A computed fold for a 106-nucleotide RNA, annotated as TPP riboswitch aptamer (THI element). Of the family's consensus pairs, 96% are formed in the model. Rfam family: TPP riboswitch aptamer (THI element). Its family is annotated with thiamine pyrophosphate binding in the Gene Ontology. Rfam describes the family as follows. Vitamin B(1) in its active form thiamin pyrophosphate (TPP) is an essential coenzyme that is synthesised by coupling of pyrimidine and thiazole moieties in bacteria. The previously detected thiamin-regulatory element, thi box was extended, resulting in a new, highly conserved RNA secondary structure, the THI element, which is widely distributed in eubacteria and also occurs in some archaea. It was read from a public genome assembly, where an Rfam model found it.
[in-house]
RNA sequence: UUAAAAUGCGGGGGAGCCUGUGAGGCAGGCUGAGAGGAAGGCGACACCUUCGACCCUUAUACCUGAUAUGGAUAAUGCCAUCGUAGGAAGUCAAAAUAAGAUUGAU
Numbered sequence: 001u002u003a004a005a006a007u008g009c010g011g012g013g014g015a016g017c018c019u020g021u022g023a024g025g026c027a028g029g030c031u032g033a034g035a036g037g038a039a040g041g042c043g044a045c046a047c048c049u050u051c052g053a054c055c056c057u058u059a060u061a062c063c064u065g066a067u068a069u070g071g072a073u074a075a076u077g078c079c080a081u082c083g084u085a086g087g088a089a090g091u092c093a094a095a096a097u098a099a100g101a102u103u104g105a106u
Stems, first nucleotide, its partner, number of pairs: 001099003007093002009090001010057004016030005037051005062087003068081004
């Protein structure tokens, strides 16, 4: 000089499928880091907001194409392809460490 981990602050994101029941709630099963833990918006559900857990933060989080295509499964965004696709939150701070250059001493 260049690159750069841990870490910190800020920020982003998802919550599916099935069984026991007709539904909710509850319990259990599958994949997964996570499948909704707490409070509120309503009396309940759905939904939403805030906080928490988890993942991600310049791209393999996640979203779109997609009610896509192929395979598997009790079923599913379960697996693969698409995919060097199009978007997506800091080119933040930090410097362990690595490489190179220059100078000096022995």